[in-house]
The RNA shown here (TPP riboswitch aptamer (THI element)) has 116 nucleotides and comes from an uncultured Acidimicrobiales bacterium. The model forms 100% of the base pairs in the Rfam consensus.
RNA sequence: CAACUUCAUCCGGGGAGCCUGGGCAAGAGCCAGGCUGAGAGGACGAGCACUGUCUCGUCGACCCGCAAACCUGAUCUGGAUAAUGCCAGCGGAGGAAGCAAUGACCUUGGUACGAC
Numbered sequence: 001c002a003a004c005u006u007c008a009u010c011c012g013g014g015g016a017g018c019c020u021g022g023g024c025a026a027g028a029g030c031c032a033g034g035c036u037g038a039g040a041g042g043a044c045g046a047g048c049a050c051u052g053u054c055u056c057g058u059c060g061a062c063c064c065g066c067a068a069a070c071c072u073g074a075u076c077u078g079g080a081u082a083a084u085g086c087c088a089g090c091g092g093a094g095g096a097a098g099c100a101a102u103g104a105c106c107u108u109g110g111u112a113c114g115a116c
Base pairs, nucleotide, nucleotide: 001109002108003107006104007103008102009101010098011065012064013063014062017035018034019033020032021031022030023053024052029048042059043058044057045056046055047054070095071094072093076089077088078087079086
């Protein structure tokens, strides 16, 4: 000096399911627990909603950026389960956000100088 790996910063892309018990006709939209998982909506705000217990936005946590994040096929197929997008297949499928920049560590290679 170069390359690779990993990490960090910055930028960007994502998902938040299935159950059990309880609470609440209040502008309620919550509490506790179980399963898988990195994560099963933590904070704030807005909207919607009269029987349901929701939706959206920003931030946060987590995962991911050339593909093992995630999405589509899919109201798919097989297996298991209390149940599920739980597991497997599909899948070397199709799509998908930096093949970015800067910094740090390790390793490897090259070059130069010095000493013996």

It matches the Rfam family "TPP riboswitch aptamer (THI element)". From the family's description: Vitamin B(1) in its active form thiamin pyrophosphate (TPP) is an essential coenzyme that is synthesised by coupling of pyrimidine and thiazole moieties in bacteria. Its mean pLDDT, the model's own confidence on a scale to 100, is 81.